[in-house]
The RNA shown here (small-subunit ribosomal RNA) has 1476 nucleotides and comes from Pycnococcus provasolii. NCBI's taxonomy places the organism under Eukaryota, Viridiplantae, Pseudoscourfieldiales, Pycnococcaceae, Pycnococcus. Its mean pLDDT, the model's own confidence on a scale to 100, is 84. The RNAcentral record of the sequence draws on ENA. Its Rfam family is "Bacterial small subunit ribosomal RNA".

RNA sequence: GGCUUAACACAUGCAAGUCGAGGGGUAACAGGAGUGCUUGCACUCGCUGACGACCGGCGCACGGGUGCGUAACGCGUAUAGAACCUACCUUUUACUGAGGGAUAGCCUUUAGAAAUGAAGAUUAAUACCUCAUAGUAUUUAGAAUUGGCAUCGAUUUUAAAUUAAAGAUUUAUUGGUAAAAGAUGGCUAUGCGUCUUAUUAGCUAGAUGGUAAGGUAACGGCUUACCAUGGCAACGAUAAGUAGGGGCCCUGAGAGGGGGAUCCCCCACACUGGUACUGAGACACGGACCAGACUCCUACGGGAGGCAGCAGUGAGGAAUAUUGGUCAAUGGAGGCAACUCUGAACCAGCCAUGCCGCGUGCAGGAAGACGGCCCUAUGGGUUGUAAACUGCUUUUAUACAGGAAGAAACAGUCCCUCGUGAGGGGCUUUGACGGUACUGUAAGAAUAAGCACCGGCUAACUCCGUGCCAGCAGCCGCGGUAAUACGGAGGGUGCAAGCGUUAAUCGGAAUUACUGGGCGUAAAGCGCGCGUAGGCGGAUGAUUAAGUCAGAUGUGAAAGCCCAGGGCUUAACCUUGGAACUGCAUUUGAUACUGGUCAUCUAGAGUACAGAAGAGGGGGGUGGAAUUCCAGGUGUAGCGGUGAAAUGCGUAGAUAUCGGGAAGAACACCGGAGGCGAAAGCGCCCUACUAGGCCGACACUGACACUAAGGGACGAAAGCUAGGGGAGCAAACGGGAUUAGAUACCCCGGUAGUCCUAGCCGUAAACGAUGGGCACUACGUGUGGGGAAAACUUAGUUUUUUCUGUGCGAUAGCUAACGCGUUAAGUGCCCCGCCUGGGGAGUACGCUCGCAAGGGUGAAACUCAAAGGAAUUGACGGGGGCCCACACAAGCGGUGGAGCAUGUGGUUUAAUUCGAUGCAACGCGAAGAACCUUACCAGGGUUUGACAUACCAGGAAGGUCCUUUAAACGGGACUGUGCCUUCGGGAAUCUGGAUACAGGUGGUGCAUGGCUGUCGUCAGCUCGUGUCGUGAGAUGUUGGGUUAAGUCCCGCAACGAGCGCAACCCCUAUCGUACGUUACCUAUAAGGCUCUCGUGCGAGACUGCCGGUGAUAAGUCGGAGGAAGGUGGGGAUGACGUCAAGUCAGCAUGCCCCUUACACCCUGGGCUACACACGUGCUACAAUGGCCGGGACAAAGGGAAGCCAACCCGCGAGGGGGAGCAAAUCUCAUAAACCCGGUCUCAGUUCGGAUCGUAGGCUGCAACUCGCCUACGUGAAGUUGGAAUCGCUAGUAAUCGCGGGUCAGCUAUACCGCGGUGAAUAUGUUCCUGGGCCUUGUACACACCGCCCGUCACACCAUGGGAGCGGGCCAUACCCAACGUCGUAUCCUCUCAAAGGGAGCGCCUAAGGUAGGACUCGUGACUGGGGUGAAGUCGGAACAAGGUAGCCGUAGGGGAACCUGCGGCUGGAUCACCUC
Repeated sequence: GGCUUAACACAUGCAAGUCGAGGGGUAACAGGAGUGCUUGCACUCGCUGACGACCGGCGCACGGGUGCGUAACGCGUAUAGAACCUACCUUUUACUGAGGGAUAGCCUUUAGAAAUGAAGAUUAAUACCUCAUAGUAUUUAGAAUUGGCAUCGAUUUUAAAUUAAAGAUUUAUUGGUAAAAGAUGGCUAUGCGUCUUAUUAGCUAGAUGGUAAGGUAACGGCUUACCAUGGCAACGAUAAGUAGGGGCCCUGAGAGGGGGAUCCCCCACACUGGUACUGAGACACGGACCAGACUCCUACGGGAGGCAGCAGUGAGGAAUAUUGGUCAAUGGAGGCAACUCUGAACCAGCCAUGCCGCGUGCAGGAAGACGGCCCUAUGGGUUGUAAACUGCUUUUAUACAGGAAGAAACAGUCCCUCGUGAGGGGCUUUGACGGUACUGUAAGAAUAAGCACCGGCUAACUCCGUGCCAGCAGCCGCGGUAAUACGGAGGGUGCAAGCGUUAAUCGGAAUUACUGGGCGUAAAGCGCGCGUAGGCGGAUGAUUAAGUCAGAUGUGAAAGCCCAGGGCUUAACCUUGGAACUGCAUUUGAUACUGGUCAUCUAGAGUACAGAAGAGGGGGGUGGAAUUCCAGGUGUAGCGGUGAAAUGCGUAGAUAUCGGGAAGAACACCGGAGGCGAAAGCGCCCUACUAGGCCGACACUGACACUAAGGGACGAAAGCUAGGGGAGCAAACGGGAUUAGAUACCCCGGUAGUCCUAGCCGUAAACGAUGGGCACUACGUGUGGGGAAAACUUAGUUUUUUCUGUGCGAUAGCUAACGCGUUAAGUGCCCCGCCUGGGGAGUACGCUCGCAAGGGUGAAACUCAAAGGAAUUGACGGGGGCCCACACAAGCGGUGGAGCAUGUGGUUUAAUUCGAUGCAACGCGAAGAACCUUACCAGGGUUUGACAUACCAGGAAGGUCCUUUAAACGGGACUGUGCCUUCGGGAAUCUGGAUACAGGUGGUGCAUGGCUGUCGUCAGCUCGUGUCGUGAGAUGUUGGGUUAAGUCCCGCAACGAGCGCAACCCCUAUCGUACGUUACCUAUAAGGCUCUCGUGCGAGACUGCCGGUGAUAAGUCGGAGGAAGGUGGGGAUGACGUCAAGUCAGCAUGCCCCUUACACCCUGGGCUACACACGUGCUACAAUGGCCGGGACAAAGGGAAGCCAACCCGCGAGGGGGAGCAAAUCUCAUAAACCCGGUCUCAGUUCGGAUCGUAGGCUGCAACUCGCCUACGUGAAGUUGGAAUCGCUAGUAAUCGCGGGUCAGCUAUACCGCGGUGAAUAUGUUCCUGGGCCUUGUACACACCGCCCGUCACACCAUGGGAGCGGGCCAUACCCAACGUCGUAUCCUCUCAAAGGGAGCGCCUAAGGUAGGACUCGUGACUGGGGUGAAGUCGGAACAAGGUAGCCGUAGGGGAACCUGCGGCUGGAUCACCUC
C1' cells in the first nucleotide's frame, strides 16, 4: 500500500446518538422502606440510584464511502458582494412581567396475519398560544451632513406602525429573548486558465434587452405579463465523443510528455427518476412522499428493503485482505458533569505489493582427495580452498529471565494567586496494542538460496541429443548431420529474498522541433494573379503608459520536492526550521523598444510628363506557298508502300505533267538558351481599340506598403452541350503484314475530334519538380532594352560607366551528396501554403461542385521492416569509344554421310562395379578387364580374421607324396631339427587359444589436406606513406604516345614498393677452343684427330650502328653487317582470384555407418550385352592413284625371366639355331613417302576393304563367352558427304613412316615421342565468339540464367456497399398524469377570532404512451475492391536505347500486364549541330 473489472446484486452483525440539571412518568435493573406472615418468601411504595417507550432540546447537513454524472464558474487562481445568510462559540448592551388552552405517553375499547392504525377519557413542560414592555431591529414617509464605485453607501435626526422571552438546580451558576460586533462556515457574481473532432458551420424563442409584478437569505428571465428584436459564432458558437478538477505523482538537463492510487482541498452522487418538508444549514448515504426495476415476507387482503460506511458473501475478473481488539490516545455528538455513543480513529491479522535494513557464517586448509551421464590432445584440465579437516564468532532462529516510552488531562482531594468566577501547583487514578519493543543469560555452524541468462546488441562456452523436425526469437536472426542461438548436462555471468515474463508511461526520439526540424532530387511550395479578415510594417518630434522592465504589498493551504538540523542502534520512516511554489492581483516608479493619439517629413509606394522595345490581349480586314478535291489537256502501265511484302489506287486511263477552279487549316526563311505575358501561353501582313513593364527628368500625394486564411478572376490538352465547319491529321473501327499468338509496334483506309461561335469542365512531369516581398554579400564573360560621360582617324568608332531583363563559369558560404552560388538552394526580416515510415489510398464513407466524365475535401481496419534520396565499387546492356586473339575474313585440310575401332547415354541383365556430364565429361581415371586385376553378380566357405601390434601354450621354419573337391576349405603319410645364449631363455617363423583390436573401393569432395582443370601465359591484382572525400571509396593504376606486355617514355597529388610481364633455366640454329672410344679418317687390324660426330668450356644479338619519323622521349619504319634482328624458334614457368569446378575409388583424413558382415578366401560369370542416339578416331571412296620389279636417304628410342645376328626350314605368321650385347661397340632394324621402269584407264574397278568360311602360328594353368597374327577364299557399304561444325600463320598445315611406355599375350586405329617430304593465305577489324582498358545508363549485387508487372485459379484475413433486421442514445410535437410546490376560496372541520386541517378546482410536473425524425452500434443473402500466402496458369508491361525511350493529364479500346490518339515533362540513351 492492498477490487484498476460489475455506480453488479447483497445473507448476518455493527457504523448516531445523547440530555432526568426541560417534562409527564416507572416497563426493566439495583438499593431502601412498608405490609403480610409459613423468618425467608410473597405483596406494596417512584422513596433513592437510575431509566424502556413517550413529549421536548441539541445532533443526525459532521465524520466515513464512491467517481455514475459533469467540458460546467465544476475545478484552479485572483478579485467583488455598496446584492447576502450564518446554529453552537467569543465580546458588549438591555431584558427575562402577566395569563391561557391543548397534546403524546399512560388507561379503556377497537381494526389487522403483519406493518400500522382508529375512537374515547385524562395529563405535564425550556412544547404551543394571547397580552404587556423595548430600540442603534423591521417597514413607510421626510430632513440634514458627508463619501463613493454606476445602481448608491455611511452618519445624525423627525413622525407613524409592527415584532421578544423559559425556565432548571446541589443557590454557585446555567439557560432564554432582543440588538450590535467578531470568528467560523456557507451562498452569489466576475477576469483568466481548463481534452479531441470542422467528415459537427451556423446556433438561439425565455432566446437578448426593457417595464411591471411575483419569488429568494440575496442579485438576476430566477418566474410571469406586456414591449422591442435582439444575442452567440472561424479568437470555433452549436453538435458529437471522452473525462470528476486541483495540490501533486512518474519521466525528462530543461521545456515538455503521461497520470490523477494512497494523503490533503473542492465538486458530484447515495438502487433508477422526480419532488418537496423540517431545519441556522439538506432538496438530506444509514429521513419523508410518488413512480419504476429488482429482492424478500404474507393468512393473498396487504406490506418491507436499499453496504459507492466497517467486516463479510455471490458474480465478474489476470487480480486485491479479518464477518478481529479498544475507545488507552487523537478527534466528533450530547450532557453542568460523571459519563454514554463513535467500524472516525488507534491497534492487531493476511499478502515479498513497494521501500529500507539484516542474516544464511568467518579465518586457515593441496594428497590440488572422492564423485561428475563434465571436457580431453588420454598427458591432463575443470568444478576447486570449494569439500573434508582445524580454529573462531553467535546477528537471526530456539529456551529461560527482566521489561518500557506512548499518560497529558478530565475528575476527586489539598494548597496558592485572587473578586465567588477564572488561573496555577501537589497527590491519587486511567494502556487496546502487550509481557510487544528493548535488555540479559545458555548451547551450538548450529535454524535459513533462489531465479534469469551465456550468437551480437550484452557480462558470461563447451559436450551430448535433434536434423528447416522438434523448437527459439525484444531486433537482427538461429535449426536442412560436426547448432557457443533448439532440448539436456557440466561450467560460467548477473541480480539476490527475490528473480524473470506480460501490460503501461516517459526517456533515448531534434521521430510534431516553444526551447529545437524541414519542403530543388528523400514526405512536403497551392497551376497562377487579385483581394477581405488577420499578421507584419519607413523617418522626426510630442504625449500616453497597454505591452515591457524594476521596487513594494497581499496571496500562492497543509502535506510533498529541495537545503540544514533533530528522533527511532542505521536506513526507509518521522519531526523542526528555511528555501521554493517560476503564478495572480493591487500599488509606486522607469520610458529605450513595440502599441495608442497628435503633428511633421520623403528615401518605400503611387500619380502626372518625355522617350524607346516587344509573337502582350481581344476585334476587323487582306496575302502567298503547300495539301486535297473538281473539270479539262498531254501521256501510258504501272503507282504507292515496306526490313521485305501485301491490303490499297490504276487500261472505266491512275502515278507523272500543264494551266484553271473550290475549300479548309496552318503561316517556311527571318528565328536566336531572342522578346512579351501573373501563369496557362503568344509567331504571315495591315488596321483601329486596349493592358503592362523599362529608361530619363524630377512636378505632385505623403506610408497610401508587404503578405494573404476564407472569397473571387484566369487557367494547356483531352472531354461535355447546342449550332456551324471539315483540307490535312487522326483515338475508335476495317483491312494487310509481323508473330507461337499480336486485341500492338509497320502499312493501306478511316469516324469522333482537331477549326469557329456560345456555354461548361478546372485538371497536367500546370516543372526551375525551387511561394511572394525587402535588404546585404568576390569576380569573370556573353546577350536583349534604355541612359550618361570621355577620347579620336567625327554620317561614326572605341573606351568607361549606370539602370533593367536573360544565360554561362566560379569565390566565400550552404548542401546527405548531387549541386546552388547577386536570377541563391548564401546571410537576415515579414507573411502565406505544405510535410511527419512504406502499402492499404488520393481509396471508402460523409459533405460539396459538375449535364456527365469526374473534381475538391479526405480516413480507418489490416499488413510490412522497410520504402526512399544521393553517391561508391562491381556486374550487365539487342549503350558508346579504343585494342587484342586462327575470333572473323583470306586460305589449306577435316568432322557431320559409309564401314570399322573406341568412349558415353539409353535399354537390357543375376551383375552388366564405380567415378567424370556445356566450354573445362564422352580413345577421360584405364601407360593394356581371358583368370588375376575387380571394386559387381551367383554359388561354396572363414570369423581375432588375407594384413599390424601385444599375451599364453605348443611346434623350428620348411619340403615331398597320396587323397576329396569346381576351387577354396579339408583328410592322411613321410621327412626335417637350423641361428644366438649368461643354459634360465631369446630372435625369426608356423599352429591353436583369449582379449584389446584388425578390416571396409561403405556414406559425405557441400566437413577437409594434397593434387588438378578452367578463365589464361589473359595483363592484370595489390600494398605502404601522402593527398582528396563526412563516408563507401578515389588518387597511384587515369591522360598523350608506344608495346606481345600495368613494356617503356612524357605529363600529372602523388612518391615508392610487391605478386604477375620480361630476363635468369633447358633444347635448338652459327662459330671458337679442349678432349677423343665404341664414333670419324687413313686404311688395316696398326696409327691419327683434318673433317662428320660426341662431351665440356666459351663467343655471339644489345634497336649496338646508319637514315627517315616521333616531342630532342619511349619507340617505330627502312638499311648495313651477320649463322641468326628486334621476344631468333620451341619448352619449362600459370599473379590476386572465380566456378561450394573435379577427386573420400591414387594417397591422407574428421565425422557417421557395418563387425559370423557393408570384412576375408575361392570357382564360374559380368565389366566385351544391343532396337537405338551422340562424341573422338582409323580406313576409304581412287589416276597427285592402285599393283609389280629395282634403287636412295633419317632421327629418337628400347634391350637380361631381355634384344636376339649369321645360317637352315616354312608362301607366311613362325620354328630351329646359337654368335654378340647390361650396349656411340651387339641387337630390335629393311624406314616410308621418294626416284626409275612396267601395268591398270574411270568402272563399284587390279579402287575399297568390312563381313564370313577353311587351314595354321604364338602367348599363356586356360583363348567358348572374350586375345593377337598368318595363308587361301569371300568382297558389304562407300563415287567426297544436309543443316551445322573443328584444326592450323612456317619447317606450321598437310602427308610419310619409325620408336617407346604399359605388357605373358593383346583389342594400340589410342597416348607419348622422333625424324622425312613440305605448302597456301592474312586486303583488313564491319560482323560472330572470347578477352582487356576508358566512359555511360541501371529499379541488378545469388550480380541479365538478374530484377519484376497485371489478370486468372486456390486458401485465409480485415474492410466498403447491401433488400433489410435488431438495439442504444438525443431532441421535438401531442396524449395521459402520480407525489408535490404555488394559486384559488365552493363545501366540511377546528376555533372567540386569526391561523390551520380535510375534500374540490387550476398551472407546472417524473415515469408512461403515440408519431415522425437525428446520431450511433451490432447483424445480413449477395456483392466490390484490398492485403497476405517456398516452388499453380497466361503473357512479358517496367529497370540497359529493356529491345516501340519512359512518365503525367485526359479520352477511347483490349484476357491481362497494357495499346493508341491529343497536349505536356526529362526524372531519356546514342550521334550530330548550336550556345557558353